[in-house]
C1' cells in the first nucleotide's frame, strides 16, 4: 500500500428497507430471620460524516478502529 471480513446496551447475541429485541449483568421491589435461588419491574445500544429512499442498523461513497491474507523495504 492492495484485497477480504468485522464494528449493535457494561458483556454476548438477534433484527427480509418498515416500533432496535433477547440473554447475562446493574438498579429497585416481592419472597426470606439474613443471604443465595426464584419471580416482577426497570436500566442501557446501531463507530463517524455524507448520499439514495416516504422510510436506513440494513443499500452506496469517504473516513476511523479491529482481525486475516498478499505485496514492498530491511
Nucleotide at each position: 500500500u492492495g484485497c477480504c471480513g468485522g464494528g449493535u446496551c457494561g458483556u454476548c447475541u438477534a433484527a427480509u428497507g418498515g416500533u432496535a429485541g433477547g440473554a447475562c449483568g446493574g438498579u429497585g421491589g416481592a419472597c426470606u430471620c439474613u443471604g443465595g435461588a426464584u419471580c416482577c419491574a426497570u436500566u442501557a445500544g446501531u463507530g463517524g460524516a455524507g448520499g439514495u429512499u416516504c422510510g436506513a442498523a440494513u443499500c452506496c461513497u469517504c473516513c476511523c478502529c479491529c482481525g486475516g491474507c498478499a505485496g514492498c523495504c530491511a